Predicted 3D model of a 98-nucleotide RNA (SAM riboswitch aptamer (S box leader)) from Youngiibacter fragilis.
It matches the Rfam family "SAM riboswitch aptamer (S box leader)". Its family is annotated with regulation of gene expression in the Gene Ontology.
The coordinates come from a structure-prediction model, not an experiment, and the mean pLDDT is 83.
The RNAcentral record of the sequence draws on Rfam and Ribocentre.
RNAcentral records the identical sequence in 2 taxa.
RNA sequence: CUCUUAUCAAGAGAGGUGGAGGGAAUGGGCCCUGUGAAACCCGGCAACCUGUAGAAAUACGUGGUGCCAAUUCCUGCAGCAGCGCUGCAAGAUAAGAG
Numbered sequence: 001c002u003c004u005u006a007u008c009a010a011g012a013g014a015g016g017u018g019g020a021g022g023g024a025a026u027g028g029g030c031c032c033u034g035u036g037a038a039a040c041c042c043g044g045c046a047a048c049c050u051g052u053a054g055a056a057a058u059a060c061g062u063g064g065u066g067c068c069a070a071u072u073c074c075u076g077c078a079g080c081a082g083c084g085c086u087g088c089a090a091g092a093u094a095a096g097a098g
Base pairs, nucleotide, nucleotide: 001098002097003096004095005094006093007092008091013042015041016040017039021032022031023030027075028074029073043068044067045066048064049063051060052059053058072090076088077087078086079085080084
């Protein structure tokens, strides 16, 4: 990087360092941010894999990821239909394969 499968309306600090940016990428929109962005540390959430217990359901949460404003912040395509629903695409994460 590609493929397969699953999930994406829930959840997560008024801590420390740090200093201006950030919300994955492009455009648009809309937001967050000096009452302090990113990043790092600590802390936390979750439970996909793993581990332990169990016949199983399931529980715990050790170990491996992941995540911690806003639906995957909104925006694409199609159908149904009226500002919404369903499916697909795209993306993210996990597990497996090449």